[in-house]
RNA sequence: GGGCUCGUGGUGUAGCCUGGCCUAACACGCCGGCCUGUCGAGCCGGAGAUCGCGGGUUCAAAUCCCGUCGAGCCCGCCA
Numbered sequence: 001g002g003g004c005u006c007g008u009g010g011u012g013u014a015g016c017c018u019g020g021c022c023u024a025a026c027a028c029g030c031c032g033g034c035c036u037g038u039c040g041a042g043c044c045g046g047a048g049a050u051c052g053c054g055g056g057u058u059c060a061a062a063u064c065c066c067g068u069c070g071a072g073c074c075c076g077c078c079a
Base pairs, nucleotide, nucleotide: 001075002074003073004072005071006070007069010028011027012026013025020059030046031045032044033043034042052068053067054066055065056064
C1' cells in the first nucleotide's frame, strides 16, 4: 500500500443480507417494589444505546451508497 471482518445501553449479543408496527430487542448487571425471619432465588416495574464519526440516496436508514476513524486478520512492498 491492497483486501476482508468487526464497531449497537455498563457488559455480551440479536436486528443489517431483502429499508417500513425500530419511539431499537434479549440476557446479565444496576435501581425500586412484592415475596422471605435475613440474604439469595423468584415475581413485577423502571432507568440506561447520537446504532464509531461525517455525508449522500429515500416519503422513510442501525440497515443501502460514499468518505473517514478505531480494532483484528490476510496479502504485498522496503529493509
Transfer RNA from a Candidatus Poribacteria bacterium, 79 nucleotides, folded computationally. The coordinates come from a structure-prediction model, not an experiment, and the mean pLDDT is 82. The sequence was found in a public genome assembly. It matches the Rfam family "tRNA". By type it is a transfer RNA. The source organism's lineage runs through Bacteria, Bacteria candidate phyla and Candidatus Poribacteria.